[in-house]
Overview:
This is a predicted structure of a 73-nucleotide RNA (transfer RNA) from a Gammaproteobacteria bacterium. It was read from a public genome assembly. Its Rfam family is "tRNA". The coordinates come from a structure-prediction model, not an experiment, and the mean pLDDT is 82.
RNA sequence: GGGGCUAUAGCUCAGCUGGGAGAGCGUUUGACUGGCAGUCAAAAGGUCCGCGGUUCGAUCCCGCGUAGCUCCA
Numbered sequence: 001g002g003g004g005c006u007a008u009a010g011c012u013c014a015g016c017u018g019g020g021a022g023a024g025c026g027u028u029u030g031a032c033u034g035g036c037a038g039u040c041a042a043a044a045g046g047u048c049c050g051c052g053g054u055u056c057g058a059u060c061c062c063g064c065g066u067a068g069c070u071c072c073a
Stems, first nucleotide, its partner, number of pairs: 001072007010025004019056001027043006049065005
């Protein structure tokens, strides 16, 4: 220098054909218990990496960047 992959909640990750943003763990609150642990219930928690474009509508499609991993040189 060139190719490929990845980027979504605090962490690890799903997300089908473009229209609902989600799961587990963690956190908070409540119940059960003498208490802890644990279980159950509920809640909070998001710039879907950034900018631009396409579209009635974009996490998803297109372009350019940024960061990480990897391959070639």